This is a predicted structure of a 379-nucleotide RNA (Bacterial RNase P class A) from an uncultured Acidobacteriia bacterium. The sequence was found by an Rfam model in a public genome assembly. Its mean pLDDT, the model's own confidence on a scale to 100, is 76.
RNA sequence: GGCGUUCGGAUGGAUAGCCGCUGGCAGCCCGUGUUAAAGCGGGAGGCGAGAGGAAAGUCCGGUCUCCACAGGGCAGCGUGCCGGCUAACGGCCGGGGGGGAUCUCUCAAAGGGAUCUUUACGGAAAGUGCCACAGAAAAUAUACCGCCGGUUCGCAAGAGCCGGUAAGGGUGAAAUGGUGCGGUAAAAGCGCACCGCGGACGGAGCAAUCCGGCUGGCAGGGCAAACCCCACGCGGAGCAAGACCAAAUAGGGGAGAAGGAGUGGCCCGCUCCGUUAAACUUCCGGGUAGGUCGCUUGAGCCGUUCAGCAAUGGGCGGCCUGGAUGAAUGGCUAUCGCCCGCAAGGGUACAAAAACCGGCUUAUAAUCCAGCGUCUGUC
Numbered sequence: 001g002g003c004g005u006u007c008g009g010a011u012g013g014a015u016a017g018c019c020g021c022u023g024g025c026a027g028c029c030c031g032u033g034u035u036a037a038a039g040c041g042g043g044a045g046g047c048g049a050g051a052g053g054a055a056a057g058u059c060c061g062g063u064c065u066c067c068a069c070a071g072g073g074c075a076g077c078g079u080g081c082c083g084g085c086u087a088a089c090g091g092c093c094g095g096g097g098g099g100g101a102u103c104u105c106u107c108a109a110a111g112g113g114a115u116c117u118u119u120a121c122g123g124a125a126a127g128u129g130c131c132a133c134a135g136a137a138a139a140u141a142u143a144c145c146g147c148c149g150g151u152u153c154g155c156a157a158g159a160g161c162c163g164g165u166a167a168g169g170g171u172g173a174a175a176u177g178g179u180g181c182g183g184u185a186a187a188a189g190c191g192c193a194c195c196g197c198g199g200a201c202g203g204a205g206c207a208a209u210c211c212g213g214c215u216g217g218c219a220g221g222g223c224a225a226a227c228c229c230c231a232c233g234c235g236g237a238g239c240a241a242g243a244c245c246a247a248a249u250a251g252g253g254g255a256g257a258a259g260g261a262g263u264g265g266c267c268c269g270c271u272c273c274g275u276u277a278a279a280c281u282u283c284c285g286g287g288u289a290g291g292u293c294g295c296u297u298g299a300g301c302c303g304u305u306c307a308g309c310a311a312u313g314g315g316c317g318g319c320c321u322g323g324a325u326g327a328a329u330g331g332c333u334a335u336c337g338c339c340c341g342c343a344a345g346g347g348u349a350c351a352a353a354a355a356c357c358g359g360c361u362u363a364u365a366a367u368c369c370a371g372c373g374u375c376u377g378u379c
Stems, first nucleotide, its partner, number of pairs: 001375006008369004013336007021050002024047002028043005052350001056361002059359005064238004076234005081095005096121001097119009122229002127227002129223003144169002146165008177195006196218001197216003201212004242293004252284005263277004300319008337348004
């Protein structure tokens, strides 16, 4: 330097013109309203603004709203080393323990140090359960090949039986602490040294934890991302939340004038009287269509400075940046950039707000940066 690659990071085409759409601002015109205004409705122009890094998945946490709610417990769900940050979190930052890679100290091994990376990392000595295949045995142990002692048979090689052992071999993902020396018939923490482990002590640290000497020969291997135990947390539904205004029609409730004329019931028919209902007038309330609010100024953005290793927080200055609802944020043309193609020409990622924020996860052409791999050139 080329090529490739990544659960890495950043940006997420540019300019100009024309035509639209949404909401904002200040005036104008028309209508309504009024003493005059304000207000309300409509219209045509003007000015400036108008999707994202994930607007996505809806996985976690909150704001907000309504409903429920004495207190305690059970059940259920979630979280799980320590400290910090935060409105909160299962998020982020820092630290610790464990795993891995590279480099390095050392003759080497063991061990130490540095850098990077990764990790759902409470409890396996409360109880239950599981551990495929292989293997004697997968957890109150046990003995396949072996090793050793005794004994019987045999000329011998060896075989049988009884006992000791778990060093070695073998199986397995995992075999009852590891290495070495001593010891022994052969062995064994049987004894010792070092490592590991347990215990109490001392020191460092807010803590997780680390370090040191002392002490115990040393135990029940693993799985809790099996049930479970422990600690802590959790009421439910969601902006179609919810609040307000409020037609037409139908129905509900209250009040009332006039008339004794008409309709139905009390009453099978007729008549009279009475009563009631409907009807009439008027008022009230619920509620539908429809409309308004919620709605976007907010845990806000940009710059700078201070504190802090950092996450983050404080101060100062500046800025206002979608709010629609069958749902705007667009379309066309020209030039340029990039990709494919000999050319004509074609293409230009992932994807588009729906009350709003903080995270996580996933998608992403092209370019740039970073890490890694590989090839080539030069010294």